Predicted 3D model of RNase P RNA and transfer RNA as a complex of 478 nucleotides. It holds a member of the Rfam family "Bacterial RNase P class A". Rfam's curators write: Ribonuclease P (RNase P) is a ubiquitous endoribonuclease, found in archaea, bacteria and eukarya as well as chloroplasts and mitochondria. Gene Ontology terms of the family: dimeric ribonuclease P complex, tRNA processing and ribonuclease P activity. By type it is a ribozyme. Its mean pLDDT, the model's own confidence on a scale to 100, is 78.
């Protein structure tokens, strides 16, 4: 210096006119005034967790639905950080028959509980898609019998490849290699190295399922107060030929059997009702309101610094107060400067022509002069977090090549 | 402000348990008619809203985003 890649930070400053909204004061009576605050890094898409806030929860069972490599963070999470395994991409390098191959840093994506509990699919093609034998190979005269090495079919074909070894064959045996299992060693652990043992009958669980955890339902249009308003009306609906008791002998108290509601997915069970009625309950259909306060911003809060921690993230100290409404306010002009692009001109270093004087003159840089650009977007209970929009500019690391030293 | 749902040829819709994306109506060509319609043959058209993953294989299954409806006092 040049490419590649990663985190972060800012989201145009400053003046001046005019506007908006909240609040707190003074006038004053519903309107001026003065002082003060006044959107995001995503408010956003609601895709995930809470937090509140009503309902609902004696107690168990089943069902539904979510997470899932190991460790840690956190109020939680599918979310963040550090790790592992496999796959893919990647500047670049080296090879070439110029089609291409092969490795491959830094970094980025994705996947990743278990196929030996069990069921279920694996299309077409091919004998067979899980227990299979079509051609083929090998004995036999045949008949029948062994074999799985080759052919061929697929997305997959019963480890692979070499050799021994056989009638031909085969992990049958053997040497590497890949899986499984089992012991040692390292690691908190996934997992890694090593060694042993022929143990080798795919693949799908983002189908059912098993295992381990987590989960009651709604959502601020929730909810609480107060004020105005109205008009009901239908539909379903539950008790006995039982037992006991009695100062009251009666459906009057209890039990038992039945039924009706409720337990906001279902049972089991519990609870409340049930002696006949325009009841108790549950639904359905209709009327009325469309103010008002609250919830509602001191919060897992923000800035700075110090410790611990590889990081997330925690602890301490110190400083700050920071929008909030009503279908919704935070803009719009002017002017200076930055910034992004282009265009014109001067300078400077170098080049090129030339004996010299000198002319010419791209890039980059330095003055300068008009122009142009400054995105994506709007808070509505509130907090953590993914994701998706985004001119651009700055800070900060870690790879590779290439030249100097 | 929540909450649910849909997206498949111009248009209105199937598509079984994942296994060559189909039908109707529209267009186009041709017959047939003096024309046209209507009828008869025939033929074209799809990144299944867009990306990513699972899998041999994906409209279907999963995840995240776009667009357009519905409802809620």
């Nucleotide at each position: 210096c040049a490419g590649g890649c990663u985190g972060g930070u800012c989201a145009g400053a400053g003046g001046g006119u005019c506007g908006c909204g909240g609040a707190a004061c003074g006038c004053a009576u519903u309107g001026c005034g003065u002082u003060u605050c006044g959107a995001g890094g995503a408010a956003a898409g609601u895709c995930c967790g809470c937090a509140c806030u009503c309902c609902a929860c004696a107690g168990g069972g089943c069902a539904c639905g979510g997470u899932g490599c190991c460790g840690g963070g956190u109020a939680a999470c599918a979310c963040c950080c550090g790790g592992a395994g496999c796959g893919g991409g990647g500047a670049c390098u080296c090879c070439u028959u110029c089609g291409g191959g092969a490795g491959g840093a830094a970094c980025c994506c994705a996947c990743u509980g278990g196929a030996u509990c069990g069921g279920g699919c694996c299309a077409c093609a091919g004998a067979a898609a899980g227990a299979c034998a079509c051609c083929a190979c090998c004995c036999g005269c045949a008949a029948g019998g062994g074999u799985a090495a080759g052919g061929g079919u697929g997305a997959a074909a019963u480890g692979g490849c070499g050799g021994u070894g056989u009638a031909a064959g085969a992990g049958a045996c053997c040497a590497c290699c890949g899986g499984c299992g089992c012991c040692g060693c390292a690691g908190u652990a996934a997992u890694g190295c090593g060694g042993c043992g022929g143990c080798c009958a795919g693949g799908c669980a983002a189908c059912c399922c098993c295992c381990a955890c987590c989960a009651g339902g709604a959502g601020c249009a929730a909810g609480g107060c107060c004020a105005a308003g109205c008009a009901g009306g239908g539909a379903c609906g539950a008790u006995g030929u039982c037992c006991g008791c009695c100062u009251u002998c009666g459906a009057g108290c209890g039990g038992c059997a039945g039924g009706a509601a409720g337990c906001u997915g279902c049972c089991c069970g519990c609870u409340u009702c049930u002696u006949c009625a325009u009841u108790a309950g549950u639904c359905c259909c209709g009327g009325g309101u469309a103010g008002g306060c609250u919830g509602c911003a001191c919060g897992a809060g923000c800035u700075g610094g110090a410790u611990g921690g590889c990081a997330a993230c925690a602890u301490c100290c110190a400083g700050c107060c920071u929008a909030g409404a009503g279908a919704g306010a935070u803009g719009a002009c002017c002017u200076u400067c930055c910034c992004u692009u282009c265009a014109g001109g001067a300078g400077c270093c170098g080049u090129g022509c030339g004996a010299a004087a000198g002319c010419a003159u791209a890039c980059c840089c330095u003055c300068u002069u008009g122009a142009u650009c400054g995105a994506c977007a709007g808070a509505a209970u509130g907090c953590g977090g993914c994701u998706u929009a985004u001119c651009g500019a700055c800070c900060a690391g870690c790879c590779u090549g290439a030249c100097g030293u | 402000g929540g909450u649910c749902c849909a997206c498949u040829a111009g248009c209105u819709c199937a598509a079984u348990u994942g296994g060559c994306a189909g039908a109707g109506c529209a267009a186009c060509u041709g017959a047939c008619u003096c024309u046209u319609a209507a009828u008869c043959a025939g033929u074209g058209g799809g990144u299944u809203c867009g990306g990513g993953g699972u899998u041999c294989a994906a409209g279907u299954c999963c995840c995240c985003g776009g667009u357009g409806g519905a409802u809620c006092a």